[in-house]
RNA sequence: AUCUUAUCAAGAGAAGCCGAGGGAUAUGGCCCGUUGACGCUUCAGCAACCUCUAAUACUUAUUAGAAAGGUGCUAAUUCCAGCGGGGUUAUCCCCCGAGAGAUAAGAG
Numbered sequence: 001a002u003c004u005u006a007u008c009a010a011g012a013g014a015a016g017c018c019g020a021g022g023g024a025u026a027u028g029g030c031c032c033g034u035u036g037a038c039g040c041u042u043c044a045g046c047a048a049c050c051u052c053u054a055a056u057a058c059u060u061a062u063u064a065g066a067a068a069g070g071u072g073c074u075a076a077u078u079c080c081a082g083c084g085g086g087g088u089u090a091u092c093c094c095c096c097g098a099g100a101g102a103u104a105a106g107a108g
Base pairs, nucleotide, nucleotide: 002107003106004105005104006103007102008101013043014042015041016040017039021032022031023030027081028080029079044074045073046072049070050069051066052065053064054063055062056061078100083097084096085095086094087093
């Protein structure tokens, strides 16, 4: 690389450096950006997947709590749509699903 399982409507930003594009992906939309985005570093924070504790259940799960450690994350629902189906007379709008992606834990 690939496969499996779970989650993806909540939450959480400052400083320094850099200097032109950035928001995964064709396209369309919408947004962020020289009042310095994106990225990198430091510090801080959020969350609770791994982890730890207790209770219940009874062998692996549920609930409650913790946050030292391993990850992750800190504009916008995964920013929205695109593919299939449905609601609606219907544009709009709304709902469900697929696909793709992200993260964690495991397999190999």

This is a predicted structure of a 108-nucleotide RNA (SAM riboswitch aptamer (S box leader)) from Bacillus ndiopicus. The model forms 97% of the base pairs in the Rfam consensus. The prediction has a mean pLDDT of 83.